[in-house]
RNA sequence: CGUGCGCACGCGCCGAAUCCCGUACCGCAGUACGGGAACCGGGGAACCACCACCCUGGGGUGAAUCGCGCGAAAACCGCCGUGAACUCACGGCCGGUUUACGCGCGUAGGAGACCUUCCUGCUCCGAACCCGUCAGCUAACCCGGUAGGCGAGAAGGAAGGAAAGG
Numbered sequence: 001c002g003u004g005c006g007c008a009c010g011c012g013c014c015g016a017a018u019c020c021c022g023u024a025c026c027g028c029a030g031u032a033c034g035g036g037a038a039c040c041g042g043g044g045a046a047c048c049a050c051c052a053c054c055c056u057g058g059g060g061u062g063a064a065u066c067g068c069g070c071g072a073a074a075a076c077c078g079c080c081g082u083g084a085a086c087u088c089a090c091g092g093c094c095g096g097u098u099u100a101c102g103c104g105c106g107u108a109g110g111a112g113a114c115c116u117u118c119c120u121g122c123u124c125c126g127a128a129c130c131c132g133u134c135a136g137c138u139a140a141c142c143c144g145g146u147a148g149g150c151g152a153g154a155a156g157g158a159a160g161g162a163a164a165g166g
Base pairs, nucleotide, nucleotide: 011151012150013149014148018037019036020035021034022033023032024031025030038146039145040144041143042142043141048136057134058131059130060129061128066106067105068104069103070102071101073099074098075097076096077095078094079092080091081090082089083088109125110124111123112122114161115160116159117158118157119156120155
């Protein structure tokens, strides 16, 4: 000097996930319970929209949808072989379709340091979960949530603001 890991105090990012008050426990701190504001989500008329049934129910939060290819699994159909009077059963390094899963490549869409918008780039994300056969929109009304996880880089230009400084 560089890099990795851990801790503390700050600063910041994704996200609705923040702020305030009261009571009790012991005085602080802290914990528990409750209330309010703010933000977020769901249900729920008229009007409008959708209109049958089945196959493979349907729906919600979220940017996280939709393709193509490969892999292996299951179901169905066809073909072939064997047994069988027919039905049917078993087998196939066979072919096709569908379903869910894994991987890869894309993609609708989404994020990135004062804030909003626009332009040009770069780097990333493109998940996960929930309801439980049930829900279009939806005023009144009703019901919930306020978590969790990250970063050491935050590019440049334009307009309007904010803050700081003078």

A computed fold for a 166-nucleotide RNA from Streptomyces curacoi, annotated as c-di-AMP riboswitch aptamer (ydaO/yuaA leader).
The model forms 92% of the base pairs in the Rfam consensus.
The organism belongs to Streptomyces, within Bacteria.
The coordinates come from a structure-prediction model, not an experiment, and the mean pLDDT is 77.
It matches the Rfam family "c-di-AMP riboswitch aptamer (ydaO/yuaA leader)". Its family is annotated with regulation of gene expression and cyclic-di-AMP binding in the Gene Ontology.
RNAcentral holds the sequence, with entries from Rfam and Ribocentre.